[in-house]
RNA sequence: GCGGAGUGGUGGAUGGCCGCUGACAGAUACCGGCAUGCCGGGUAUGUCAGAGGAAAGUCCGGACUCCCAAAAGCAACGGUGCCGGGUAACGCCCGGGCGGGGUAACUCGACGGACAGCGCCACAGAAAUGAAACCGCCUCGGCAUGCCGGGGCAAGGGUGAAACGGUGGGGUAAGAGCCCACCGCCGGGCUGGUAACAGGCCGGGCAUGGCAAGCCCCACCGGGAGCAAUGCCAAAUAGGGAUCGCGCGGACCGCAAGGUUCGGGGCAGCUUUUGCCCCAGUAGAUCCGGGUUGGCAGCUAGAGGGAUGUUGGUAACAGCAUCCCAAGAGGAAUGGUCAUCUCGGGCGGGGCAACUCGUCUAUGACAGAAUCCGGCUUAUAGCCUCUCCGCGCGC
Numbered sequence: 001g002c003g004g005a006g007u008g009g010u011g012g013a014u015g016g017c018c019g020c021u022g023a024c025a026g027a028u029a030c031c032g033g034c035a036u037g038c039c040g041g042g043u044a045u046g047u048c049a050g051a052g053g054a055a056a057g058u059c060c061g062g063a064c065u066c067c068c069a070a071a072a073g074c075a076a077c078g079g080u081g082c083c084g085g086g087u088a089a090c091g092c093c094c095g096g097g098c099g100g101g102g103u104a105a106c107u108c109g110a111c112g113g114a115c116a117g118c119g120c121c122a123c124a125g126a127a128a129u130g131a132a133a134c135c136g137c138c139u140c141g142g143c144a145u146g147c148c149g150g151g152g153c154a155a156g157g158g159u160g161a162a163a164c165g166g167u168g169g170g171g172u173a174a175g176a177g178c179c180c181a182c183c184g185c186c187g188g189g190c191u192g193g194u195a196a197c198a199g200g201c202c203g204g205g206c207a208u209g210g211c212a213a214g215c216c217c218c219a220c221c222g223g224g225a226g227c228a229a230u231g232c233c234a235a236a237u238a239g240g241g242a243u244c245g246c247g248c249g250g251a252c253c254g255c256a257a258g259g260u261u262c263g264g265g266g267c268a269g270c271u272u273u274u275g276c277c278c279c280a281g282u283a284g285a286u287c288c289g290g291g292u293u294g295g296c297a298g299c300u301a302g303a304g305g306g307a308u309g310u311u312g313g314u315a316a317c318a319g320c321a322u323c324c325c326a327a328g329a330g331g332a333a334u335g336g337u338c339a340u341c342u343c344g345g346g347c348g349g350g351g352c353a354a355c356u357c358g359u360c361u362a363u364g365a366c367a368g369a370a371u372c373c374g375g376c377u378u379a380u381a382g383c384c385u386c387u388c389c390g391c392g393c394g395c
Base pairs, nucleotide, nucleotide: 001391002390003389004388005387006386008384009383010382012341013340014339015338016337017336018335020050021049022048023047024046025045030041031040032039033038034037052366056377057376059375060374061373062372063371064226065225066224067223069274070273071272072271073270074269077222078221079220080219081218082096083095084094085093086092097111098109099108100107101106112217113216117215118214119211120210121209134157135156136153137152138151139150140149141148142147165183166182167181168180169179170178184206185204186203187202188201190199191198192197230297231296232295233294240288241287242286243285244284249262250261251260252259253258263279264278265277266276267275304325305324306323307322308321309320310319311318312317343364344361345360346359347358348357349356350355
């Protein structure tokens, strides 16, 4: 200097005028009450604050609210899937292991189980699990120069994603784990590590393909719905209709109304315990239909964010101290305009180039809060910082 990889930040700045929303303050003029001065209400007005790194997707996890009467267990259904740590939690983050890609920095991972069972492997090919001989190699016989038949082979070639271990040697008629060495695979144990795993050693029949992002098995986790949750006020309507609802009891007290207890029925898929309701067309279950489209709250100080310092940790992160910050609309506020500056860009001139002069342009990327928070994923013009890898050159 060029190319590449990773992390962090920013995504205009300043000033004036006018306008919108919220908080706080608020008149001597206005309104209300009491009665001559207080209390309350707001207006003019003033001060401060007012969209994002993703506000997006609605993919995860929660806080919060309600429902199932509550609790425990089980089933169904769904999710995650190497090990250790972090976190309120997660499918997230950090570190490590193994495997793939890359010269490397680095990056990706649907990463438990194929000996619990079932299923699939199309086409091609001789043959795709206990298979097989298309081309071929060796050998014997017949016929005569190249064919036919018998026997042996699976080492060579072909097909395919994958062909019943790989490379080399010996051996053989030709071959084959037939034998041997190394690798691979299986079994046993040793060492290191919290672990996932890694590395040696001993022995061995030398064989036992793949797919679980096929069903499944195993381990762990999980109730449902969601701020259009939910609560209050006002108002209105049809205290609506249909079907089901075994049994419709016993004893005691009381003049009676009624009460107590046993029994029966009911309240989330099932069971158990506790609790509640009902004993009559009841409690309850299922279905159909009507009214409410108004106002207020929920609504923004949270597991909150940041800066500086410090302690522990490889890190993610956690603790402590000091200081600073904080949108809450309600059909939906945060805008418009003028001037100046700056980065980038367009056009024109000069210059070999670096660059320089003039002029235009801040709507100049993606994009707009809606209960809130922690993540992931997707989109993103441009500018800046730091670290690392490779190549080249110079000292």

The RNA shown here (Bacterial RNase P class A) has 395 nucleotides and comes from Tateyamaria sp. RNAcentral holds the sequence, with entries from ENA. The organism belongs to Tateyamaria, within Bacteria. Its mean pLDDT, the model's own confidence on a scale to 100, is 79.